Record summary:
Predicted 3D model of a 74-nucleotide RNA (transfer RNA) from a Candidatus Nealsonbacteria bacterium. The prediction has a mean pLDDT of 80. Lineage of the source: Bacteria > Bacteria candidate phyla > Candidatus Nealsoniibacteriota. It matches the Rfam family "tRNA". By type it is a transfer RNA.
RNA sequence: GUCAGGGUAGCUCAGCUGGUUAGAGCGAGUGCAUCAUAAGCAUUAGGUCGUGGGUUCGAGUCCCACCCCUGGCA
Numbered sequence: 001g002u003c004a005g006g007g008u009a010g011c012u013c014a015g016c017u018g019g020u021u022a023g024a025g026c027g028a029g030u031g032c033a034u035c036a037u038a039a040g041c042a043u044u045a046g047g048u049c050g051u052g053g054g055u056u057c058g059a060g061u062c063c064c065a066c067c068c069c070u071g072g073c074a
Stems, first nucleotide, its partner, number of pairs: 001073007010026004019057001028044005050066005
């Protein structure tokens, strides 16, 4: 240089053929319970969905450019 895959919560990842409110597990806070701690149960917070444009009534999802990560080829 080129091709492919990926970037969504602090971490690991879902998100179908574009449509109702963006979710799970772990982690964190609070509460219950316990003599106490752990485990357990309940609950809360946490997201410019990599960046900027475009299409559309509507974009995490489609299109374009760019940035970053991984791998193949050269």